[in-house]
RNA sequence: GCGGGUAUGGUGGAAUAGGCAGACACAAGAGACUUAAAAUCUCUCGGAGGCAACUCCGUGCCGGUUCAAGUCCGGCUACCCGCA
Repeated sequence: GCGGGUAUGGUGGAAUAGGCAGACACAAGAGACUUAAAAUCUCUCGGAGGCAACUCCGUGCCGGUUCAAGUCCGGCUACCCGCA
């Protein structure tokens, strides 16, 4: 230099004919239970705004297509594999 693969919450990872982003698990927080704890059960668990209802943003980065993009297209970055 050329080709291929991967990049999603705190972690591992789902979601591929483009249609509710984050299923499920772990970790964490709150509560119940307990004399206390462990275990178990329930709820919460990306960010901002709002009293609330709710709204906006968020899939490595920057653009494009589309009513709508994690998904399709272009460029770039990082890592892994192969070729030279």

This is a predicted structure of an 84-nucleotide RNA (transfer RNA) from an uncultured Lachnospiraceae bacterium. The prediction has a mean pLDDT of 82. It matches the Rfam family "tRNA". Its family is annotated with triplet codon-amino acid adaptor activity in the Gene Ontology. By type it is a transfer RNA.